[in-house]
RNA sequence: AACCGAUUGACUUUGCAUUCUCAUAUAUGCCCGGGAAUAAGGCUCGGGCGUCUCUACCCGGAAACCGUAAAUUUCCGGACUAUGGGAAAUGCCUUGCCAUGG
Numbered sequence: 001a002a003c004c005g006a007u008u009g010a011c012u013u014u015g016c017a018u019u020c021u022c023a024u025a026u027a028u029g030c031c032c033g034g035g036a037a038u039a040a041g042g043c044u045c046g047g048g049c050g051u052c053u054c055u056a057c058c059c060g061g062a063a064a065c066c067g068u069a070a071a072u073u074u075c076c077g078g079a080c081u082a083u084g085g086g087a088a089a090u091g092c093c094u095u096g097c098c099a100u101g102g
Base pairs, nucleotide, nucleotide: 003102004101008099009098011096015092016091017090018089019087020086021085022084023083024082025081026056029049030048031047032046033045034044035043041066042065050057058078059077060076061075062074063073064072
């Protein structure tokens, strides 16, 4: 100086995972049916609608209302899921390069 790319390390490229955050969707909403409780009660099971959408469609509390009947109402707090954007570190994969190495 050229070649090689098994090893190790620094830096670096891309991707993925984990955590947080923002946006969109959906209003954790609405409708229907079966069953159940009854002021110390106010539930439970199923079906459907809703989302360029998979899943979910509940939990806790407060107040009201229902004079014993079959029906709940309002408010407060809480997310999960799908997709996209952002932030940080770590891990794994990967690209390049240098050193190490042959």
Molecule: Purine riboswitch aptamer
Organism: Melghirimyces profundicolus